Background: Predicted 3D model of a 90-nucleotide RNA (Glycine riboswitch aptamer) from Devosia equisanguinis. The model forms 91% of the base pairs in the Rfam consensus. It matches the Rfam family "Glycine riboswitch aptamer". Gene Ontology term of the family: glycine biosynthetic process. The organism belongs to Devosia, within Bacteria.
RNA sequence: GCGUGGACUGCGGGAGAGUCCAGCUUCGCGCUGGCGCCGAAGGAGCAACCGCCCCGGAAACUCUCAGGCACACCGGACCGCAGUCGCAAA
Numbered sequence: 001g002c003g004u005g006g007a008c009u010g011c012g013g014g015a016g017a018g019u020c021c022a023g024c025u026u027c028g029c030g031c032u033g034g035c036g037c038c039g040a041a042g043g044a045g046c047a048a049c050c051g052c053c054c055c056g057g058a059a060a061c062u063c064u065c066a067g068g069c070a071c072a073c074c075g076g077a078c079c080g081c082a083g084u085c086g087c088a089a090a
Base pairs, nucleotide, nucleotide: 004088005087006085007084008083009082010081011080012079013078018035020034021033022032023031024030036069037068038067042065043063044062045061049057050056051055
């Protein structure tokens, strides 16, 4: 210096599940309670596998504590593009 990986930032894409029942109601797509459901923020668990002295790391699997379930908004794992950092290794 180039490229890969990583972190951050910006842009784009980005799913699922009741506008169910009852009450209140300013009669609003609002509030409260109940039951039912979803998983792709986060969290937790097991594990293939990896490292390995003790032990540790580990999912898009599992659980739903949290979050979410009309449209819209917000959020959204992950993916793509661009930029910044020399942060990691070679």